[in-house]
Context: one part of a larger RNA
RNA sequence: CUGGGCGUAAAGGGCGAGUAGGUGGUUUGCUAAGUCAAAAGGGAAAAGUUCGGGGCUCAACUCCGAAUUGCCUUAGGAACUGUAAGACUUGAGUGCAAGAGAGGGAAGUGGAAUUCCUAGUGUAGCGGUGAAAUGCGUAGAUAUUAGGAGGAACACCAGUGGCGAAGGCGACUUCCUGGCUUGUAACUGACACUGAGGCGCGAAAGCGUGGGGAUCAAACAGGAUUAGAUACCCUGGUAGUCCACGCCGUAAACGAUGAGUGCUAGGUUUCGGGGGUAUCGACCCCCUCGGUGCCACAGCUAACGCAAUAAGCACUCCGCCUGGGGAGUACGGUUGCAAGACUGAAACUC
Numbered sequence: 001c002u003g004g005g006c007g008u009a010a011a012g013g014g015c016g017a018g019u020a021g022g023u024g025g026u027u028u029g030c031u032a033a034g035u036c037a038a039a040a041g042g043g044a045a046a047a048g049u050u051c052g053g054g055g056c057u058c059a060a061c062u063c064c065g066a067a068u069u070g071c072c073u074u075a076g077g078a079a080c081u082g083u084a085a086g087a088c089u090u091g092a093g094u095g096c097a098a099g100a101g102a103g104g105g106a107a108g109u110g111g112a113a114u115u116c117c118u119a120g121u122g123u124a125g126c127g128g129u130g131a132a133a134u135g136c137g138u139a140g141a142u143a144u145u146a147g148g149a150g151g152a153a154c155a156c157c158a159g160u161g162g163c164g165a166a167g168g169c170g171a172c173u174u175c176c177u178g179g180c181u182u183g184u185a186a187c188u189g190a191c192a193c194u195g196a197g198g199c200g201c202g203a204a205a206g207c208g209u210g211g212g213g214a215u216c217a218a219a220c221a222g223g224a225u226u227a228g229a230u231a232c233c234c235u236g237g238u239a240g241u242c243c244a245c246g247c248c249g250u251a252a253a254c255g256a257u258g259a260g261u262g263c264u265a266g267g268u269u270u271c272g273g274g275g276g277u278a279u280c281g282a283c284c285c286c287c288u289c290g291g292u293g294c295c296a297c298a299g300c301u302a303a304c305g306c307a308a309u310a311a312g313c314a315c316u317c318c319g320c321c322u323g324g325g326g327a328g329u330a331c332g333g334u335u336g337c338a339a340g341a342c343u344g345a346a347a348c349u350c
Base pairs, nucleotide, nucleotide: 003322004321005320006319007304008303012318014201015200016199021194022193023192025088026087027086028085031082033081034080035077036076038074039073041071049067050066051065052064053063054062055061091191092188093187094186095184096183097182098181099180103177104176105175106174107173108172109171110154115149116148117147118146119145120144121143125136126135162169163168206247207246208245209244210243211242216240220236221235222234223233258317259316260315261314262313263312266295267294268293270291271290272289273288274287275286276285299306300305323350324349325348332343333342334341335340
């Protein structure tokens, strides 16, 4: 390499839209590039392979002979793939009628709580812990009442509930805006799937500039604990946490499970639709589409387990793996303000 694989053993790209490429529904006739079969030609490097024979006592090994394959030409075949032409509607999309939603962006508004400030009441403690102490407090704290400021987060509802491609999204109102589902079957007529590169999005932390700063809190300081305690516990506390714009581009970015299509027993819960039955109406009951969970058959699996949301049975396309360490390191390149990221070895060793 072939092969075999990728939930947990090495291995699914963090996620998307999409270029090249690969693959592609039903049907009609044409074509003959692929394909199939026949004939002829020409050329054969050796080795190898297969067959027949020979030599080392056999074999490995080795020698001799033959065959196989590629290429070109001719006249053919037309099932399949392809080219070009025509038709179709079930894939895909559009229209029409409904529906659900923390999907995204912007602006505005609200209440509870923490902290701080002012004023009143009030007096000696408060706070904290396993126990304490540092700390705060007679310059009047804690507690309590009233008023004010400011920032951040949105209790209950809340749910193996919803939405989103993923990251993620949760107070309320308005505006702008993306996607999804159901029903219908009017329209287009294969317009599809996947997707190397490239492009975009991408938690937290971190970085740059300018704001903001209530809480919490790396670093830091102090008090404890301890043999020590650069920790766990306590009192403080700065970056940061928040906003705008610009970078970074990584995570156990996880379902540790790529995307798409079809097929393959059931049972049950729940969310959003539709239909039927029933009814005054709503429920109930039955059927069905799309999601989200649990259980379980066949099948699969090394086992655990998976089991129509497959890890089952198949096909298409992409990514990735190939013993452990060295090492996600070195070197080079690309990228970044930096931190770093991406790509990514070898010697050596077991």

A computed fold for a 350-nucleotide part of an RNA from an uncultured bacterium, annotated as small-subunit ribosomal RNA, central domain. The coordinates come from a structure-prediction model, not an experiment, and the mean pLDDT is 84.